Predicted 3D model of a 72-nucleotide RNA (transfer RNA) from a Deltaproteobacteria bacterium. The same sequence occurs in records of 2 taxa. It matches the Rfam family "tRNA". The sequence is in RNAcentral, with records from ENA and MGnify.
RNA sequence: UGGGGGAUCGUUCAAUUGGCAGGACGACGGGUUCUGGCCCCGUUAAUGGAGGUUCGAGUCCUCCUCCCCCAG
Numbered sequence: 001u002g003g004g005g006g007a008u009c010g011u012u013c014a015a016u017u018g019g020c021a022g023g024a025c026g027a028c029g030g031g032u033u034c035u036g037g038c039c040c041c042g043u044u045a046a047u048g049g050a051g052g053u054u055c056g057a058g059u060c061c062u063c064c065u066c067c068c069c070c071a072g
Stems, first nucleotide, its partner, number of pairs: 001071007010025004019055001026044006048064005
C1' cells in the first nucleotide's frame, strides 16, 4: 500500500438478508435463610465517529478511527 473480516449494555454473544436492540454473566433491589451462599423475581445498562438513502437503519451507501487475517 492492496484485498478480506470485525467494532453492539461493565463482560461475552445474538438480532430472521430494513420494522419496539435481546440472552447469559455482572451490578443494584426484593423473596428465601439465624447470617452468607445456592435458588427465585424485578431493575439497571449498549449499536466506534461523521454524513447519506428510507416512512423506518445494528442491518444498505460514502468517508474517518481502531483491531485481526492474507498478499506485496